[in-house]
Context: one part of a larger RNA
RNA sequence: UGCAAACGGGGGAUACCUAGGCACAUACAGGCGAAGAAGGACGUGGCAAGCUGCGAAAAGCUACGGGGAGUUGCAAGCGAACGAUGAUCCGUAGAUGUCCGAAUGGGGUAACCUAAUAGAGCGAACCUCUAUUGCAUGCGAGCGAACGUGGUGAACUGAAACAUCUAAGUAGCCACAGGAAAAGAAAACAAAAGUGAUUUCCUGAGUAGUGGCGAGCGAAAGGGAAGGAGCCCAAACCUAAUUUGUUAUGGCAAAUUAGGGGUUAUAGGACUGACGUAGUUUAUGAUGAAUCUAGCAGAAUAGUAUGGAAAGACUAGCCAUAGGAGGUGAUAGCCCUGUAAGCGAAAGAGGAGUCAUAAAGUCAGUAUCCUGAGUAGGUCGGGGUAGGAGGCGCCCUGAUUGAAUUAGCCGGCACCAUCCGGUAAGGCUAAAUACUCGUAUGUGACCGAUAGUGAACCAGUACUGUGAAGGAAAGGUGAAAAGCAGUCUGAGCAAGACGUUGAAAUAGAACUUGAAACCGUUUGCAU
Numbered sequence: 001u002g003c004a005a006a007c008g009g010g011g012g013a014u015a016c017c018u019a020g021g022c023a024c025a026u027a028c029a030g031g032c033g034a035a036g037a038a039g040g041a042c043g044u045g046g047c048a049a050g051c052u053g054c055g056a057a058a059a060g061c062u063a064c065g066g067g068g069a070g071u072u073g074c075a076a077g078c079g080a081a082c083g084a085u086g087a088u089c090c091g092u093a094g095a096u097g098u099c100c101g102a103a104u105g106g107g108g109u110a111a112c113c114u115a116a117u118a119g120a121g122c123g124a125a126c127c128u129c130u131a132u133u134g135c136a137u138g139c140g141a142g143c144g145a146a147c148g149u150g151g152u153g154a155a156c157u158g159a160a161a162c163a164u165c166u167a168a169g170u171a172g173c174c175a176c177a178g179g180a181a182a183a184g185a186a187a188a189c190a191a192a193a194g195u196g197a198u199u200u201c202c203u204g205a206g207u208a209g210u211g212g213c214g215a216g217c218g219a220a221a222g223g224g225a226a227g228g229a230g231c232c233c234a235a236a237c238c239u240a241a242u243u244u245g246u247u248a249u250g251g252c253a254a255a256u257u258a259g260g261g262g263u264u265a266u267a268g269g270a271c272u273g274a275c276g277u278a279g280u281u282u283a284u285g286a287u288g289a290a291u292c293u294a295g296c297a298g299a300a301u302a303g304u305a306u307g308g309a310a311a312g313a314c315u316a317g318c319c320a321u322a323g324g325a326g327g328u329g330a331u332a333g334c335c336c337u338g339u340a341a342g343c344g345a346a347a348g349a350g351g352a353g354u355c356a357u358a359a360a361g362u363c364a365g366u367a368u369c370c371u372g373a374g375u376a377g378g379u380c381g382g383g384g385u386a387g388g389a390g391g392c393g394c395c396c397u398g399a400u401u402g403a404a405u406u407a408g409c410c411g412g413c414a415c416c417a418u419c420c421g422g423u424a425a426g427g428c429u430a431a432a433u434a435c436u437c438g439u440a441u442g443u444g445a446c447c448g449a450u451a452g453u454g455a456a457c458c459a460g461u462a463c464u465g466u467g468a469a470g471g472a473a474a475g476g477u478g479a480a481a482a483g484c485a486g487u488c489u490g491a492g493c494a495a496g497a498c499g500u501u502g503a504a505a506u507a508g509a510a511c512u513u514g515a516a517a518c519c520g521u522u523u524g525c526a527u
Base pairs, nucleotide, nucleotide: 001526002525003524004523005522006521007520008519009518015512016476017475020447021446022444023443024442025441026440027439028438029436030435031143032142039100040099041098042055043054044053046078047077050074051073061094062093063092064091065090066089070082071081072080105114106113107112115133116132117131118130119129120128121127147178148176149175150174151173152172158165162212188195189194199226200225201224202223203222209217210216230428231427232426233372237260238259239258240257241256242255243254244253245252246251265406267371268370269369270368271365272364273363274362275361280360281359282358283357284356285355286354287353291349292348293347295343296342301316302315303314304313317334318333319323325337326336327335377401378400379399380398381397382396383395384394385393387413408423409422410421411420412419463470464469483511486498487497488496489495
């Protein structure tokens, strides 16, 4: 030095575990904010660095309710206290709540500087303290995970290059809203038969189409489901008030404002005539159930042996509207917390239901009046629609033009006719649908510490970067600290030996198991 065996060191794989994640389900909630939010800075404990809580009233104050023996957070210790005159703790309501931050007296390099007015401190001055003072007032603002509507709007990419096209009206940015939003009661579809607002799903269908007819893009009607709900103005006309004009001073006309009236296609309404007073819904107000925010109570097991320990084994029982689950020294229906069924609220949330008030009619006639104008439509240029300008309808509109008025007007994919459907140019509208920052309960042929969140651990931390931003590693003693009294070696508050605790210390805190690489010791063999 090599090989082998044994025993170690080293290392932290593997196994087991889970305090944390992931994905869902059901129900709830769907906002917070000038009454100062979200998020922070700085303080705050007897000793107090960090986290947590709280705010100069500072790990807290008050009231009410729950609860019932211990308590002064993580977190030991020393010290000092509190508690059956009910503490700690839990819930509801309130008080306090420094400074910054929309930040708002003015300024500012956030957590700082500085002022005016009024008041207080013996108070004239200075100084300190308290309140108020932003945009004239009011409203609003700022923040928030996704979902929504609108505005704006890429490129990589695909087309095996690339320009129309695609990616895609996607990503991004901006504005605004709600618990949902948007849409919505036919100037709609359809087709000789009919349907009857909107939305969503299945189908129709990768069909009809569109397309350098390339790559690709891609409907609708109809059918089946979920859900179901319809309404209000403008105008004609009437009344009142005001103003203006005119006048024969009786009025008349116009405009504006308010009230009544009225709301549609088999046209309807005004107007004229006749008849008539109720069911249901909506709005507002009052009252207010379930439920939620603390809790209460809750059945039934013993023995024997093994073992450190029994819940496992054996023997013999019991309960069950409870044999979900977790814990307990190994695997517990009957030990503990609980579970099933049941009960419970001073206070707050909640808003089912009930009550009150208000609103809303029908028939006939048809001479006259009304029924949304810079609108519909046209032309030019764009955009939307599955449809790329095409034979291109329909919708939106930047420019430019520009009607009709019920014998009216629009549509039915150029255009024309017949026929059919509808009634634009005002508005509102629940449900079915989308989402999950969050709360509660539960589930998993989801992960189990190089996995699962980046983060099981004081993690968006340490650290990197001027900055935007990037971004880790790191879990496990034991049932219980019983966390090794004492002695010895040692320079030693290092380390070790003996000893002690423990079932175990090769469980000794560098602590479960403890693989491999790598490094040794002893023995044997070989050289």
The part of an RNA shown here (large-subunit ribosomal RNA, domain I) has 527 nucleotides and comes from a Bacteroidia bacterium.
The full RNA is in RNAcentral, with records from ENA.
The organism belongs to Bacteroidia, within Bacteria.